[in-house]
The RNA shown here (Bacterial RNase P class A) has 326 nucleotides and comes from a Candidatus Limnocylindrales bacterium. It matches the Rfam family "Bacterial RNase P class A". Rfam describes the family as follows. Ribonuclease P (RNase P) is a ubiquitous endoribonuclease, found in archaea, bacteria and eukarya as well as chloroplasts and mitochondria. Gene Ontology terms of the family: ribonuclease P activity, dimeric ribonuclease P complex and tRNA processing. NCBI's taxonomy places the organism under Bacteria, Bacillati, Chloroflexota, Candidatus Limnocylindria, Candidatus Limnocylindrales. The sequence is in RNAcentral, with records from ENA. The gene name in the source record is rnpB.
RNA sequence: CGAGGCGAUCGGAUGGCCGCGCGACGACGGGGCAACCCGUCGGCGUGAGGAAAGUCCGAGCUCCACAGCGCACGGUAGCGGGUAACGCCCGCCCGCCGCGAGGCGAGGACCAGCGCCACAGUGACGAUGCCGGCCGGACUCCGGUCCGGGCGGAGUGAAACGGGCAAGCUCUACCGGGAGCAAGGCCAAAUAGGAGGGCGACCCACCCGGCUUGCCGGGAGACAGGCGCGCUGCCCAGCCCUCGGGUCGGCCGCACAGAUGGAUGGCCAUCCCCGUCGGUCCUCGGACCGGCGGGACAGAACUCGGCUUACAGGUCGCCUCGCUGG
Repeated sequence: CGAGGCGAUCGGAUGGCCGCGCGACGACGGGGCAACCCGUCGGCGUGAGGAAAGUCCGAGCUCCACAGCGCACGGUAGCGGGUAACGCCCGCCCGCCGCGAGGCGAGGACCAGCGCCACAGUGACGAUGCCGGCCGGACUCCGGUCCGGGCGGAGUGAAACGGGCAAGCUCUACCGGGAGCAAGGCCAAAUAGGAGGGCGACCCACCCGGCUUGCCGGGAGACAGGCGCGCUGCCCAGCCCUCGGGUCGGCCGCACAGAUGGAUGGCCAUCCCCGUCGGUCCUCGGACCGGCGGGACAGAACUCGGCUUACAGGUCGCCUCGCUGG
C1' cells in the first nucleotide's frame, strides 16, 4: 500500500423566520343534568430512534381461573457460568467452512417401535442373480439335473443383514394456567326494569243486568295524574320520592414527549461530509478555489430486558493475509 476479520461508535452543526403537539401560568369565552370537557390570545418550558420497525422470545402490570396426579398440546436440548427471567449473553469442548484473523452449528437418544436410504446394482435391511466348494433331500439314462441351507469369490454402490437418517414419526429430560392497556379501575344521564316508602284508584255509596240473595259483570262519578300556573272542557288508574346495578357519556391507568386516526416539521443563510467537472499550485502523493448533484434507513403509542431485520456516508481500536521498503 492492497484485500479482509472482529468489536465499539456517530448517524449532520449553528443561527434566523414561519408552523405543530403537550404542560403549568395569566386574561377572556363556550359546551354538558352531572361527571367533566373545549376554544382564543400572551409570553415561558418541553417534544423520537439506534433501530421508535417485525411483534419473535422473556418479564413487570391488570383481570379471570386454580386441590393433587396423569394424559393431551406447545416449547427447549453438548458442558459450565451470568441474569429478575429468557429460546438472550459469556467461556470451553466437538463438528463443518475459511490459507488466516475468524465464522456457522438444525451438537440428547436409532441395543423401544414405525418409517426412509436417490443412481447403480440380483438384492438397500422380512435381501440375493453369477462363479466355486460343503451339507441335506428328490429324481436319474449314473454323466448328472432340480430344490433347500450355509461358506467363500467377483461385481454395483456412500453403505451389502456390518449400517446410516430423529432439518421423519417417536422416545427421554426439563419448562409452560388463560387473556391482554380495546387489560382493568373510578365517577355517572334519559328510558325501561328492580327494592323500599308515601299518595290515589279499587273497596263503600249511586245506576243497569244476572242469579245460587250477597256475590258477579258493566256503567257513571272522581277533591290522584295528564300544561309552568288559574278557569272551563275532555281523558281515565295510576302518580310521586329515595336507594342500588348496568347502558350513553366522562376521567384514571399514562410517564420531565405522549394519543387523539396519531404533534416532534418547513424554508433560508453559513459550515460539515460524499461524488463529479473545471482551474491553479505542486515535494506527483496531494492541497486550494469555483460550479453542479447528493446526505440514508426510518416515526414512539402501557413499560422494561433481548433477538431479528433495514440503513447514504463516516470515525476509533485490535487482529489476519499478500506485496514492497528500511